The part of an RNA shown here (small-subunit ribosomal RNA, central domain) has 339 nucleotides and comes from an uncultured bacterium. Its Rfam family is "Bacterial small subunit ribosomal RNA". Gene Ontology terms of the family: structural constituent of ribosome and ribosome. The full RNA is in RNAcentral, with records from ENA and SILVA.
Context: one part of a larger RNA
């Protein structure tokens, strides 16, 4: 390489939008690119491969020949192009509804915690297995009343909602993206996927201005212990929050790429609809499927098109180089050698 593969043994890109290509529904008519038939023509000898044939057989030599492959001619018209037509069941718009932590933005809210101020109070208090460091008669802790800020939104709340993924949870308004059902009016494949490219993308780092009440790397001190650069305490700086750019990663997971069509039932539960019924999301399980575990109409079943990845283990996501970042550091990614 032909293969064979990808939930958990080596593999599904974090997700989307989308350019090239690839694949692509029903009818009809043209055409002849492919495609299939027949005729020539060409393919240097030897080998290969059929078939004879001669060395006693074979190896080996001889002799005949096909196929295959370009060309030219002449025909075929099922399929696949192409062009032209028509269709509505794929895709789309339209109109009526309609669920929802989707997204940005601004304005409000009450419970906490923590600081202040003030009054009541007195000796403790805090913290642990058990203590201590800490705090406190310069009046803490507790209490009651006021006041500041800064972060987060109990209950409701749900294998419950949106979201393409990363997510998204106070309550309001404003502005806006998607879905879904229902009506079948409209358009008539417009559709699938999807290298490259662009877009987003947790937490954590990064720049610059801010903010700064809890928490807490680092760090300091008590304690444990042989030590204790840890767990445990009492303190505490980045950061954690905002506003701008940046970085691009994660067990970015259903460790499961997307679409399409088809293959037994039950049974929660969300959204719509008078209902039949349609779309989520969950659980038992047939049939088939797997090495087991399981998975089974939300498939890991059967099956078709597009991508994307894998080929023992270490070396090693390392070295070199390319490129992107301010930096950290990402992408891309070997070999010697070992076994």
């Nucleotide at each position: 390489u032909u293969g064979g593969g990808u939930g958990u043994a080596a593999a599904g890109g974090g997700u989307g939008u989308g350019u090239a290509g690839g694949c692509g529904g029903u009818u009809a008519a043209u055409u002849a690119a492919g495609u299939c038939u027949a005729a020539g023509g060409u393919c240097u000898a030897a080998g290969u491969c059929c078939g004879a044939a001669g060395c006693u057989c074979a190896a080996c030599u001889u002799c005949g020949g096909u196929u295959c492959g370009c060309c030219u001619u002449a025909g075929a018209a099922a399929c696949u192009g192409a062009u032209u037509u028509a269709c509505u069941u794929g895709a789309g718009u339209a109109u009526g509804g309609u669920a929802g932590a989707g997204a940005c933005a601004a304005a409000u809210g009450g419970a906490a915690u923590u600081u202040c101020u003030a009054g009541u109070g007195u000796a403790g208090c805090g913290g642990u297995a058990a203590a201590a460091u800490g705090c406190g008669u310069a009046g803490a802790u507790a209490u009651u009343a006021g006041a500041a800020g800064g972060a987060a939104c109990a209950c409701c709340a749900g294998u419950g909602g949106c979201g393409a993924a990363g997510g998204c949870g106070a309550u309001u308004u404003g502005c806006u993206g998607g879905g879904c059902c229902a009506u079948u009016a409209c358009u008539g494949a417009c559709g699938c996927u999807g290298a490259g490219a662009c877009a987003c993308g947790a937490a954590a780092g990064c720049g610059u201005g801010g903010g700064g009440a809890g928490c807490a790397a680092a760090u300091a001190g008590g304690a444990u212990u042989a030590g204790a650069u840890a767990c445990c305490c009492u303190a505490g700086u980045a950061g954690u929050c905002c506003a701008c750019g940046c970085c691009g990663u994660a067990a970015a997971c259903g460790a499961u790429g997307g679409a399409u069509a088809c293959u037994a039932a039950g049974u929660g539960u969300c959204g719509g609809g008078a209902a039949a019924c349609c779309g989520g999301u969950g659980c038992u399980g047939a049939a088939g499927u797997u090495a087991a575990c399981a998975c089974a109409u939300u498939a890991a079943g059967u099956a078709u098109c597009c991508c994307a990845c894998c080929u023992g283990a270490g070396u090693a996501g390392u070295a070199c180089g390319g490129u992107c970042g301010c930096a950290a550091g990402g992408c891309u990614g070997a070999a010697a050698c070992u076994u």